Predicted 3D model of a 64-nucleotide RNA (transfer RNA) from a bovine gut metagenome. The sequence is in RNAcentral, with records from MGnify. Its Rfam family is "tRNA". Its family is annotated with triplet codon-amino acid adaptor activity in the Gene Ontology. Model confidence (mean pLDDT): 81 of 100.
RNA sequence: GCUAUGGCCAAGUGGUAAGGCAACGGGUUUUGGUUCCGUGAUCGUUGGUUCGAAUCCAGCUAGC
Numbered sequence: 001g002c003u004a005u006g007g008c009c010a011a012g013u014g015g016u017a018a019g020g021c022a023a024c025g026g027g028u029u030u031u032g033g034u035u036c037c038g039u040g041a042u043c044g045u046u047g048g049u050u051c052g053a054a055u056c057c058a059g060c061u062a063g064c
Stems, first nucleotide, its partner, number of pairs: 001064004007021003015051001023039005044060005
């Protein structure tokens, strides 16, 4: 100096967190596979600013 967001990958640049893979439940199928539908995150942590913070500021922690 950079990075930290579900089990994994990954988007999000102040207005309540996309997508893919996996997992689980269901439909289809004799079974499996394929395919379709659904479920799940208070964003490393502690504070601060703000009507409102994953996003801005400070400290700390971990990794490179």